[in-house]
Predicted 3D model of a 73-nucleotide RNA (transfer RNA) from an Anaerolineales bacterium. The source organism's lineage runs through Bacteria, Bacillati, Chloroflexota, Anaerolineae and Anaerolineales. It matches the Rfam family "tRNA". Rfam classes the family as a transfer RNA. The prediction has a mean pLDDT of 80.
Formats: sequence, structure tokens, C1' cells
RNA sequence: GCCCUCGUAGCUCAGUGGAUAGAGCACUUGCUUGCGGAGCAAGGGGUCCGGUGUUCGAAUCGCCGCGGGGGCG
Repeated sequence: GCCCUCGUAGCUCAGUGGAUAGAGCACUUGCUUGCGGAGCAAGGGGUCCGGUGUUCGAAUCGCCGCGGGGGCG
């Protein structure tokens, strides 16, 4: 330098054109317990790496960047 792949909640990931963007773990509060843990119930937290384009509509598709991983030279 070229090619492939990934970037969504604190962490690990799902969602691959359409309704308020979700799950598990973690966190907060309550119940329970002599205390803690486990268990049960409720709750907070992201507008999706940045920009731009296509579309009635974009986390999702195109282009240009940024960052991580891999391959080739």
C1' cells in the first nucleotide's frame, strides 16, 4: 500500500429497510435474611464511531473518514 471483518447500554452481544432500539450480566431501590449471598419484584441507563448521500422511512444500503482485529505484498 491492497483486501476482508468488526464498531449498538458500564461489559458481552442480538437487531441486516418500517411501529416506543432489545437481551444477559452488572448497577439502584424494595421484599426476604440475625448479617451477607442466593432468590423475587420494580427501576435507571444508549437515539447505534463521525460526516454525507439514497429513500416516504436508515442502527440496517452507498460513499468519505476514524478506531480495533485478521490476511496478502